[in-house]
Molecule: transfer RNA
Organism: Minisyncoccota bacterium
RNA sequence: GGCCCUAUCGUCUAUCGGCUAGGACGCCACCCUUUCACGGUGGAAAGGCGGGUUCGAUUCCCGCUAGGGUCA
Numbered sequence: 001g002g003c004c005c006u007a008u009c010g011u012c013u014a015u016c017g018g019c020u021a022g023g024a025c026g027c028c029a030c031c032c033u034u035u036c037a038c039g040g041u042g043g044a045a046a047g048g049c050g051g052g053u054u055c056g057a058u059u060c061c062c063g064c065u066a067g068g069g070u071c072a
Base pairs, nucleotide, nucleotide: 001071002070003069004068005067006066007065010025011024012023013022018055027043028042029041030040031039048064049063050062051061052060
């Protein structure tokens, strides 16, 4: 340098155009308990960046960035 794959809460992930973006762990509050742990209920928390297509984009297309793979 060419080609391919990937990028979503703090972490791991679901979501093949209708999102008010779901779940697990973690975190916070409350309940439970003499207290802690366990358990229960609730809550906060996310689409890498810029364009395009579309009534509507996390999803499709292009570019960039980052990571991984492969060829040289």